This is a predicted structure of a 75-nucleotide RNA (transfer RNA) from an Anaerolineae bacterium. Lineage of the source: Bacteria > Bacillati > Chloroflexota > Anaerolineae. It matches the Rfam family "tRNA". It is annotated as a transfer RNA. Its mean pLDDT, the model's own confidence on a scale to 100, is 84.
[in-house]
RNA sequence: GGCUGGGUAGCUCAGCGGCAGAGCAAACGGCUCAUAAUCGUUAGGUCGGCAGUUCGAAUCUGCCCCCAGCCACCA
Numbered sequence: 001g002g003c004u005g006g007g008u009a010g011c012u013c014a015g016c017g018g019c020a021g022a023g024c025a026a027a028c029g030g031c032u033c034a035u036a037a038u039c040g041u042u043a044g045g046u047c048g049g050c051a052g053u054u055c056g057a058a059u060c061u062g063c064c065c066c067c068a069g070c071c072a073c074c075a
Stems, first nucleotide, its partner, number of pairs: 001071007010024004018055001026042005048064005
């Protein structure tokens, strides 16, 4: 340098044009003499960045950034 995959909640990930979600973690509450387990509730997001297409973009397109892998080049 080229190609492929990926970037979404604190963590692991789903969602692939039409209201942003799950599990775990967190806070609060129920249960218990108490703790754990378990149950319920709540909070938590400029969907990597910018632009474009569209009535509408996390989702499609372009450029850029970051991560992983493969290939090539080089002193």